Transfer RNA from an Alphaproteobacteria bacterium, 73 nucleotides, folded computationally. NCBI's taxonomy places the organism under Bacteria, Pseudomonadati, Pseudomonadota, Alphaproteobacteria. The RNAcentral record of the sequence draws on ENA.
RNA sequence: GCAGGCGUAGCUCACUUGGAAGAGCGUCGGGUUUCCACCCCGAAGGUCGCCGGUUCGACCCCGGUCGCCUGCU
Repeated sequence: GCAGGCGUAGCUCACUUGGAAGAGCGUCGGGUUUCCACCCCGAAGGUCGCCGGUUCGACCCCGGUCGCCUGCU
């Protein structure tokens, strides 16, 4: 230098024939318990890496860019 993959909640990851975001763990509150844990209920937490384009509408399609990984030279 070239090619491919990945980037989404604090962490690990879902979500792709475009209609607008979820799970598990964790955190917080409540219930239960003499207390803790387990268990049950609820809540908070996200400009879906960033910028631009297409579209009535983009996590999703297109272009650029940044970071990480892999391969080739």